[in-house]
Context: one part of a larger RNA
This record gives sequence, C1' cells and structure tokens, in this order.
RNA sequence: UUGGGCAUAAAGUGUCUAUAGGUGGCUUUUAAAGUCCGUCAUCAAAUCCCAAGGCUCAACCCUGGACAGGCGGUGGAAAGUACCAAGCUAGAGUAUGGUAGGGGCAGAGGAAAUUUCUGGUGGAGCAGUGAAAUGCGUAGAGAUUGGAAAGAACACCAAUGGCAAAAGCACUCUGCUAGGCCAACACUAACACUAAGAGAUGAAAGCUAGGGGAGCUAAUGGGAUUAGAUACCCUAGUAGUCCUAGCCAUAAAUGAUGGAUACUAGGCAUUGUGCAUAUCGACCCAUGUAGUGUUGUAGCUAAUGCAUUAAGUAUCCCACCUGGGGAGUACAUUCACAAGAAUGAAACUC
Repeated sequence: UUGGGCAUAAAGUGUCUAUAGGUGGCUUUUAAAGUCCGUCAUCAAAUCCCAAGGCUCAACCCUGGACAGGCGGUGGAAAGUACCAAGCUAGAGUAUGGUAGGGGCAGAGGAAAUUUCUGGUGGAGCAGUGAAAUGCGUAGAGAUUGGAAAGAACACCAAUGGCAAAAGCACUCUGCUAGGCCAACACUAACACUAAGAGAUGAAAGCUAGGGGAGCUAAUGGGAUUAGAUACCCUAGUAGUCCUAGCCAUAAAUGAUGGAUACUAGGCAUUGUGCAUAUCGACCCAUGUAGUGUUGUAGCUAAUGCAUUAAGUAUCCCACCUGGGGAGUACAUUCACAAGAAUGAAACUC
C1' cells in the first nucleotide's frame, strides 16, 4: 500500500459558515466521454507456463502454442453515470397565519445579604479551633438599634424543564434583533449534502491601557500542627475576580460518540404545537408532529453497554489512528506584546 478501524483499547478537528473538490431526487429526449461487444495493428528475442522433440536420464538445449493484460486505430450497442434539451414535486427554499423560550445586544429600575462610615443604648469580652495562638477590644470592640455609601451576585419560582452552532444563557421592565417549531397549503423548481485550504466564534486563567474594588482570594506576612511542614487548619492579605477597548485561542472545550439522508417492536414520562373530544372554564381521554429523558425487543458489541436522539441496517463527504517510552519534546516555519499556540521528527531504549 491493500485492508482494518475511531464511546471506554491508538484515533471525531471546541463549534459554525462556506470556496475548490467529492457525491447527488423523479420522467422523457440528445449524444457517445466513461462503460460494454467485435475487429485491425503493436507491445524484439530470451525468460515464466503448457505440449512435443534432442543430449542414456536430469540440469541444459530446441520447436510450437498460450494465459494474463497495456496502448492506439476502426465498426457497433445505449440499460446505468457524466453531457444536451424539456418537464415534475416527495428534497431544499420563499411567502401566509400562529406559537414557546435564562437566544443575542443596549438602556432603565429593584429587594435581601455583606462590608465600611456615622449617631444612640450598653460595658468586657469578641473572633477562631480538634485544642490553641496570632488577630480585634476600656482610645469602648462584639451585641442591639437609626442613617448613609459602595461593589458584586440575583433566594423562592426551579424541573429528569427551556433556548443557543458551540463556548454559554436566569431579579424585573423596555427597545432593537437572530433562529426554531406547528398549521394550511400559494410560489420557485434540485436551487441539495459534505467540506481540504479560508473566515467567524470560542469557558477559565493570563496579557495591554483606563476605570472600579464589597465579598472571596493565587503570591506573601504571622499563628498553629509536625521530626520537618515552603501544605492541609487559623488570622491578615496583594494581583485577580467586575466594567470599557484590544489581545490570547487553549480545557476531562465530554455524549470521551463528525455531519447529512433513509429504513428498522413497543412501554412510560415531559416541553412546544395541531386536530378531535370534553366542559361554564381549566383539566382528563384519543391521535399527529418537533424536541428532551427513561426502560426495553430485534440487531450490534471483547465486554460494559447502545438500542427510532443507535454504538442497528445502508449510502455520501470530511477529520483522524497504526506498539510503549523518548515527546506533543528538539529543530525549523507561521502566529502572538508576552506567556505561549499551531505544525511536528529522529537517535536511543523496552
């Protein structure tokens, strides 16, 4: 390489959009590129294979033939693919009427708690722990009560629930805005799927500049513990955590499961919605559709388990894997302010 794989053994890019490329619904026609059939020419000889023959046999030699194919010319076939032309509506999309939602961005408002400041009351402890101590307190703490300020996060509702491509999204209201789902069926007429390279987005930490700083808290100081204790525990506490603008591009970025389409038993629960039914109304009950769960048959699996949300049965496209260590290292290149990121070996060793 052929082949085989990718939930857990090595292996699904963090996610999306989309270019090239690959693949592509139904019907009729054209044409003959691919395809198939015939024929012609050619692919030196030797070798290999087969059948005879010659050295006494054999190796060897010699004669003849063929398999398997390749390239080119020519004549035909037209089912399938590509092509030409015309049509169709089941894929896809647009329009119409509804509808659910922590989807996104911006603005405004709110209550509880915490801490601090400032008054009143009061007068000796408070805080902390396994036990203590450091710490705070007669310059009046802690407790209680009135007022003020600040920053961050939004109890209950709350769910096995909802939305979003993922990261993620939850106090309330308003404005702008994106996507989904359902129904009826009006329009376009394959406009589709995937996606190398590319672009966009991407938790936390970190970086740059300017703000902000209540609580928490890397670093750090102190107190303990201990043989030691650069820790676990306690008391303090800076960067950070928050906002604005810009970088970084990584996570056990997980469903450890790429995307699309079709098919293949059920049961139960739940969210949105349609129809039917019921009713004063909300439920209930039956049924369809789009999600989210749970259980389970066939099937699959090394097993665990998966099982209409497949890890089943198939097709298309992409990414990736090929013993452990060395190593996601070295070198080189690209990107980044840096930290680093991406690409990514070998010697050697078992």

This is a predicted structure of a 350-nucleotide part of an RNA (small-subunit ribosomal RNA, central domain) from Homalomena aromatica. The source organism's lineage runs through Eukaryota, Spermatophyta, Magnoliopsida, Liliopsida and Homalomena. Model confidence (mean pLDDT): 87 of 100.